[in-house]
């Protein structure tokens, strides 16, 4: 020279999260790529709890709460692929 954490301001999503500006914690690949592991998130799905409303019981609806779940996300959590700049040796 190059990138560009945290954080703030818009946007954007159901959320991690992502873009776009501002701004610097680091990065010699912190360039790109979700094939492998691990993180994170839980709409949608699936169980179960509760009351609601019906009924003679009951029980599909609909609320509303927990749990499990990736087909979402991370390449600045690692592995891997692919490309790559100065120079010294």
């Nucleotide at each position: 020279g190059g990138c560009a954490a945290a954080c703030c301001c818009a946007u954007u999503g159901a959320a991690a999260g992502g873009u776009g500006g501002g701004g610097a914690c680091g990065c010699a690949a912190a360039g790109c790529c979700u094939c492998c592991g691990g993180u994170c998130u839980a709409a949608c799905g699936g169980c179960g709890c509760g009351g609601c409303g019906c009924u003679g019981a009951g029980u599909g609806g609909g609320c509303g709460c927990g749990c499990c779940c990736a087909g979402g996300a991370u390449a600045g959590c690692g592995g891997g692929g692919c490309u790559g700049c100065c120079g010294a040796a």
Molecule: c-di-GMP-I riboswitch aptamer
Organism: soil metagenome